Record summary:
This is a predicted structure of a 72-nucleotide RNA (transfer RNA) from an uncultured Bacteroidota bacterium. The sequence was found in a public genome assembly. Rfam family: tRNA. The family's RNA type in Rfam is transfer RNA.

RNA sequence: GGCCUCGUAGUACAAUGGAUAGUAUGAGAGUUUCCGAAGCUCUAGAUACAGGUUCGAUUCCUGUCGAGGCCA
Numbered sequence: 001g002g003c004c005u006c007g008u009a010g011u012a013c014a015a016u017g018g019a020u021a022g023u024a025u026g027a028g029a030g031u032u033u034c035c036g037a038a039g040c041u042c043u044a045g046a047u048a049c050a051g052g053u054u055c056g057a058u059u060c061c062u063g064u065c066g067a068g069g070c071c072a
Stems, first nucleotide, its partner, number of pairs: 001071007010025004018055001027043005048064005
């Protein structure tokens, strides 16, 4: 340099061209307890950035950035 794959809550992973993006864990509060832990309830928290297609994009397309792999 060329090609391929990937980028989603703090972390690990889901999701389908459709309505409010979900699960676990973690965080905070409450409940419980003599105090903790565990359990239960509630809350907050994310689609890398920009553009395009579309009635509608996390998904499809282009570019940039970043990570990994293959080739030279």